[in-house]
RNA sequence: CUUCGACAAAGGCAAACCGUUCGAGAGGACGGGACGCAAAGCUACGGGUCCGUGAGUGAACCGUGUGAGUUAUGAGUAACGAGUUUACUUGUGAUGAACAGGCCAAGCUUCAGGAAAGCCGGGCUGCCGAG
Numbered sequence: 001c002u003u004c005g006a007c008a009a010a011g012g013c014a015a016a017c018c019g020u021u022c023g024a025g026a027g028g029a030c031g032g033g034a035c036g037c038a039a040a041g042c043u044a045c046g047g048g049u050c051c052g053u054g055a056g057u058g059a060a061c062c063g064u065g066u067g068a069g070u071u072a073u074g075a076g077u078a079a080c081g082a083g084u085u086u087a088c089u090u091g092u093g094a095u096g097a098a099c100a101g102g103c104c105a106a107g108c109u110u111c112a113g114g115a116a117a118g119c120c121g122g123g124c125u126g127c128c129g130a131g
Base pairs, nucleotide, nucleotide: 004129005128012037013036017032018031019030020029021028022027035118041124042123043122045121046120047119049115050114051113054110055109056108057107061102062101064100065099066098069095070094071093072092073091074090075089076088077087078086079085080083
């Protein structure tokens, strides 16, 4: 110097969780706390993962449009068993399946962008020196 990693020595870092705080969120900072770590030091270059204020999708609801059917009433025509009868057509009102439209919770998908190095790999730097 390059590899490698001790039942070594001196040390270092700090998961989950809790408190405060920043953030739409993933998550970050500070303090407490230790699951662990030979790079659990730094770095978003590659793969994977997470978020995603924006966008898409998305129930009920609304009553905006069309509107089958049912029903109330008026008018006309036809039939005859001639009666506030039956059938058909039509105007107005009520109710209203279905379809379209509007809006849309949770959830799902995700652009831009963001997070994460204690997911893996890469790059840079570093303590000790048993074998």
The RNA shown here (c-di-GMP-I riboswitch aptamer) has 131 nucleotides and comes from Novipirellula herctigrandis. It was read from a public genome assembly, where an Rfam model found it. Its mean pLDDT, the model's own confidence on a scale to 100, is 80. Its Rfam family is "c-di-GMP-I riboswitch aptamer". About the family: GEMM was predicted in a large-scale screen for bacterial structured RNA regulatory elements. Rfam links the family to the GO term cyclic-di-GMP binding. Taxonomically the source falls in Novipirellula (Bacteria, Planctomycetota, Planctomycetia, Pirellulales).